[in-house]
RNA sequence: GGACGGUUAGCUCAGUUGGUUAGAGCGUCUCGCUUACACCGAGAAGGCCGCAGGUUCGAAUCCUGCACCGUCCA
Numbered sequence: 001g002g003a004c005g006g007u008u009a010g011c012u013c014a015g016u017u018g019g020u021u022a023g024a025g026c027g028u029c030u031c032g033c034u035u036a037c038a039c040c041g042a043g044a045a046g047g048c049c050g051c052a053g054g055u056u057c058g059a060a061u062c063c064u065g066c067a068c069c070g071u072c073c074a
Stems, first nucleotide, its partner, number of pairs: 001073007010026004019057001028044005050066005
């Protein structure tokens, strides 16, 4: 330098061919249970989807550029 994959919650990931309010597990917090802790049960907080621009009535999803991570080629 080139090809491909990835970037969504604190962590690991999903998101079905664009369509109301973006989800799960783990973790955190609160309450219940317990003498207490753990387990278990109930609930809550936490994200504008890497950044910028474009297409569209509407974009996490499509297009372009850039950044970062990974694999391969040179």